Predicted 3D model of an 841-nucleotide part of an RNA (large-subunit ribosomal RNA, domain II) from Monactinus biwae. It matches the Rfam family "Eukaryotic large subunit ribosomal RNA". Its Rfam clan is "LSU clan". NCBI's taxonomy places the organism under Eukaryota, Viridiplantae, Chlorophyta, core chlorophytes, Monactinus. The prediction has a mean pLDDT of 81. The full RNA is in RNAcentral, with records from ENA.

Context: one part of a larger RNA
RNA sequence: AACUGCAGUCUCAAGAUGCUGGCGAAAAGCUUUCAACCGACCCGUCUUGAAACACGGACCAAGGAGUCUAACAUGUAUGCGAGCUGGUGGGUGGAAAACCCAUGAAGCGCAAGUAACCUGACUGGUGGGAUGGCCUGUGCCUGCACCAUCGACCGACCAUGAGCUUCUGCGAAAGGUUUGAGUACGAGCAUACCUGUUGGGACCCGAAAGAUGGUGAACUAUGCCUGAGCAGGGCGAAGCCAGAGGAAACUCUGGUGGAGGCUCGUAGAUGUGCUGACGUGCAAAUCGCUUUUCGGACUUGGGUAUAGGGGCGAAAGACUAAUCGAACCAUCUAGUAGCUGGUUUCCUCCGAAGUUUCCCCCAGGAUAGCUGGAGCUUGUAUCAGUUCAGUCAGGUAAAGCGAAUGAUUAGAGGUUCGGGGGAUGAAACAUCCUUCACCUAUUCUCAAACUUUAAAUAGGCUGGACGUCUCGGUUGCUUAAUUGAACCGCGGCAUUCAAUGAGAGUUCCAAGUGGGCCAUUUUUGGUAAGCAGAACUGGCGAUGCGGGAUGAACCGAUAGUCGAGUUAAGGUGCCAAACUACGCGCUAACCUAGAUCCCACAAAGGGUGUUGAUUGAUAUAGACAGCAGGACGGUGGUCAUGGAAGUCGAAAUCCGCUAAGGAGUGUGUAACAACUCACCUGCCGAAUCAAUUAGCCCCGAAAAUGGAUGGCGCUGAAGCGCGUGACCUAUACUCGGCCAUGGAAGUAAGUGCGAGACUUCCAUGAGUAGGAGGACGUGGAUAUCGUUGCGCAGCCUGGGGCGUGAGCCUGGGUGAAACGGUAUCUAGUGCAGAUCUUGGU
Numbered sequence: 001a002a003c004u005g006c007a008g009u010c011u012c013a014a015g016a017u018g019c020u021g022g023c024g025a026a027a028a029g030c031u032u033u034c035a036a037c038c039g040a041c042c043c044g045u046c047u048u049g050a051a052a053c054a055c056g057g058a059c060c061a062a063g064g065a066g067u068c069u070a071a072c073a074u075g076u077a078u079g080c081g082a083g084c085u086g087g088u089g090g091g092u093g094g095a096a097a098a099c100c101c102a103u104g105a106a107g108c109g110c111a112a113g114u115a116a117c118c119u120g121a122c123u124g125g126u127g128g129g130a131u132g133g134c135c136u137g138u139g140c141c142u143g144c145a146c147c148a149u150c151g152a153c154c155g156a157c158c159a160u161g162a163g164c165u166u167c168u169g170c171g172a173a174a175g176g177u178u179u180g181a182g183u184a185c186g187a188g189c190a191u192a193c194c195u196g197u198u199g200g201g202a203c204c205c206g207a208a209a210g211a212u213g214g215u216g217a218a219c220u221a222u223g224c225c226u227g228a229g230c231a232g233g234g235c236g237a238a239g240c241c242a243g244a245g246g247a248a249a250c251u252c253u254g255g256u257g258g259a260g261g262c263u264c265g266u267a268g269a270u271g272u273g274c275u276g277a278c279g280u281g282c283a284a285a286u287c288g289c290u291u292u293u294c295g296g297a298c299u300u301g302g303g304u305a306u307a308g309g310g311g312c313g314a315a316a317g318a319c320u321a322a323u324c325g326a327a328c329c330a331u332c333u334a335g336u337a338g339c340u341g342g343u344u345u346c347c348u349c350c351g352a353a354g355u356u357u358c359c360c361c362c363a364g365g366a367u368a369g370c371u372g373g374a375g376c377u378u379g380u381a382u383c384a385g386u387u388c389a390g391u392c393a394g395g396u397a398a399a400g401c402g403a404a405u406g407a408u409u410a411g412a413g414g415u416u417c418g419g420g421g422g423a424u425g426a427a428a429c430a431u432c433c434u435u436c437a438c439c440u441a442u443u444c445u446c447a448a449a450c451u452u453u454a455a456a457u458a459g460g461c462u463g464g465a466c467g468u469c470u471c472g473g474u475u476g477c478u479u480a481a482u483u484g485a486a487c488c489g490c491g492g493c494a495u496u497c498a499a500u501g502a503g504a505g506u507u508c509c510a511a512g513u514g515g516g517c518c519a520u521u522u523u524u525g526g527u528a529a530g531c532a533g534a535a536c537u538g539g540c541g542a543u544g545c546g547g548g549a550u551g552a553a554c555c556g557a558u559a560g561u562c563g564a565g566u567u568a569a570g571g572u573g574c575c576a577a578a579c580u581a582c583g584c585g586c587u588a589a590c591c592u593a594g595a596u597c598c599c600a601c602a603a604a605g606g607g608u609g610u611u612g613a614u615u616g617a618u619a620u621a622g623a624c625a626g627c628a629g630g631a632c633g634g635u636g637g638u639c640a641u642g643g644a645a646g647u648c649g650a651a652a653u654c655c656g657c658u659a660a661g662g663a664g665u666g667u668g669u670a671a672c673a674a675c676u677c678a679c680c681u682g683c684c685g686a687a688u689c690a691a692u693u694a695g696c697c698c699c700g701a702a703a704a705u706g707g708a709u710g711g712c713g714c715u716g717a718a719g720c721g722c723g724u725g726a727c728c729u730a731u732a733c734u735c736g737g738c739c740a741u742g743g744a745a746g747u748a749a750g751u752g753c754g755a756g757a758c759u760u761c762c763a764u765g766a767g768u769a770g771g772a773g774g775a776c777g778u779g780g781a782u783a784u785c786g787u788u789g790c791g792c793a794g795c796c797u798g799g800g801g802c803g804u805g806a807g808c809c810u811g812g813g814u815g816a817a818a819c820g821g822u823a824u825c826u827a828g829u830g831c832a833g834a835u836c837u838u839g840g841u
């Protein structure tokens, strides 16, 4: 100087809200249906974490869970107050309540201490202090409650003990860094309510168990008694008969006979296989075929006996009434459960913890912490997850090891009294060589339990009136000392003691929690882990919103309700709001280019793909590449070898001639030969070669349903790396309106009521468990005011309105007899869940 903001005055314009009038009868209002676009996973629950392939849940109605009582604690309210409550008797009255009279019970309080005997308390000082007064001074006086501190008193304990005395006790004065739930001019008692704790069924539902007394053997187990039943065959024991043989004993043959826990098999009994049928069956064990047994330890009826820690058992823990590793019924009993599930209306304000210590503690409690509520005292005193200044302590990171300790690599130079090996010696503590050890000066690499040195960050204290200065005083401490130290007193010093910000201090009661998890950084164990254990900080849990396609924790940002504007992170080809923007590079990727923190992977190692960089060479004295020519001689060098002539191998690796040619770079031969290379030259005419390194790209790179830069797709990108603008967009930021909460200030004096009010301004608004406040609704009671047959309650409703909400008012219809507002009291008072209960569909 310009621009902008704020404030004030004047003028003009616009015009919200409010009040009121008119128009208006369907509208920008309300309700409902359909369609499209965008967003959007299912509630409840335990959990670090649920949309979960975790559990409960088909739907509807009704019922359904912190109650009552006793004791105690805090708080609040009310009454009386050194007392408070009221027991008993009587009067009136209704067998009450209330009231009156008399009496003075009991409880708590008014005195404590001690194990007990027993003994037994008072107006103190200093500092800070509100209030009031004097009256304006940065003053003086008063000093409540309360706090801090010193002293005194009472009891206990410790110690002392004058004096008196019946010889056992009494005990003055003066003590103690000991101790008490004491005193120090009382504060209690009673009632009511909230919250909490404990005992009671104790918020509701739920065991496995335990105990007492009974009922059962109609099923079934076993014994006994008494009955009943069991075709037809087969085999053919003993005994008997006949014949034959034999001296006899006796034997043989043929019959007869009809034994048997014998056999085949029916009835019966049983129940093997089909793992058949059936499997909401015919049946809570059946049916079919098959199988076992069938004159006996057989089958079966009836009767009778054995009873629950008991019976019975050809023994399977089988059976004991569809129940058995201890039946059934009733009771104790609403048994207990540190465990599971459930736990019912709304709004507003605040708002956690998974950590400490202890526990027969690890699924739980108590304790401290975190949190809420109620306050009380006081008004710049003090305080602080901050900075600054001063001053402290430290041994981590780093560093160091030619510094200590410990570890450790390499040579070099030395020493002999050392150990090993060797040479010359007969031998030698003789000489020499070598090695180890040792010494010296160096060198390489290290340390949680090494260190001279030594951070950063973090931490402690101080930054004043309770200070400081002068003077005076007290003391049993101290000093040689009225010297010091501590304390006390008069007086002086206020720009108030670094900055910034903020009201501060203090008491009581109580809930929930006491499974945690994640990230950066530090860190322990482990090969590692979405593994286990710690530290600091921040988050999730308890939290929505924008972004990361998707997502507890990442990035941004933390939220009342609306309007306008601007951004963050992230983006701007289309899906999909916003530049197919601009400028400069890189990338070509056919198993399969690439594409954004956490994060959804890729490595060692390679590439003459391409682009840069560094270093070193060569080059008009003609390089590199290409084509062409030469590439010789001593010599088949020496050794070795069956052989070895440049080229199996070993050692050596010269000379000559040259422009140049290795005692030879490869191919080759049995050995030669031949070809080739190094090297030199000609043609050509300008840059060339090598190593290393870094970007992008490529290889390395194989898995099971078909598949994912989020998809499409993209190539001078819509990829990668830089840079520059513009734009999009969150509940963030800015401004404004409204709501709520918290705070501050003001307002009645002049006339009734009044403040739990009104006005103005400022700040703030997430929330699980949990706390507090204020409301809504239901049944009943009392008081009061009302509605109602000109239609109560209830029910229905596309009607209207109020409230943030729970809900409420009202119109219409139906209905036909009761119902509501307000105040107070009271409670069997609010349902979506409990494999909830009952009923219905």
Base pairs, nucleotide, nucleotide: 042057043056044055045054058841059840060839061838062837063836066343068200069199070198071197072196073195075193076192077191078190079189080188083108084107085106087103088102089101090100091099112119113118124150125149126148127147128146132141133140134139152183153182154180155179156178157176158175163170164169203342204341206339210332211331212330213329214328215327221306222305223304224303225302226301227300228299229298230296232264233263234262235260239256240255241254242253243252244251245250268293269292273289274288276287277286308324310320311319345775346774347773348772349771350770355368357366358365359364369513370512371510372509373508374507375506376505377504378503382502383501384500386499387498388463389462390461391460392459398453399451400450405447406446407445410442412440413439414438418436419435420434421433422432423431424430467493468492469491471489472488473487474486475485477484516540517539518538519537521535522534523533524532525531545556546555547554560738561737562736563735564734565733566732570728571727572726573712574711575710579725581724582723583722584721585720586719594714605699606698607697609696610695611694612693613692614691615690616689617688618687626683627682628681629680630679632656633655634654638650639649662677666675667674739765740764741763742762743761744760745759746758747757776830778827779826780825781824782823783822784821785820786819787818794814795813796812797811799810800809801808802807